[in-house]
């Protein structure tokens, strides 16, 4: 050094809800790429069903440099 994701927050949209996708926006990311396995944190038509991988651990597989 090119390129990549995108949080708040707007609009559209699906869900009862957490939220989930589209589209604009960028706090911020070197796995903020994919798994709910252990904690954790939410949420309901709550004793058994979802939600978060941009909370923290773990597992899989991986882009660009530089030694």
């Nucleotide at each position: 050094a090119a390129g990549g994701c995108a949080a708040a927050c707007c609009c559209u949209u699906c869900g009862u809800g957490a939220g989930g996708a589209g589209g604009g926006g960028a706090c911020g990311c070197a796995a903020a790429a994919c798994c709910a396995c252990g904690g954790g944190a939410c949420u309901c038509a709550u004793u058994g069903a979802g939600u978060c991988a941009g909370c923290c651990g773990g597992g899989u597989c991986g882009c660009c440099g530089a030694a």

c-di-GMP-I riboswitch aptamer from a soil metagenome, 67 nucleotides, folded computationally. Rfam family: c-di-GMP-I riboswitch aptamer. Rfam's curators write: GEMM was predicted in a large-scale screen for bacterial structured RNA regulatory elements. Model confidence (mean pLDDT): 83 of 100.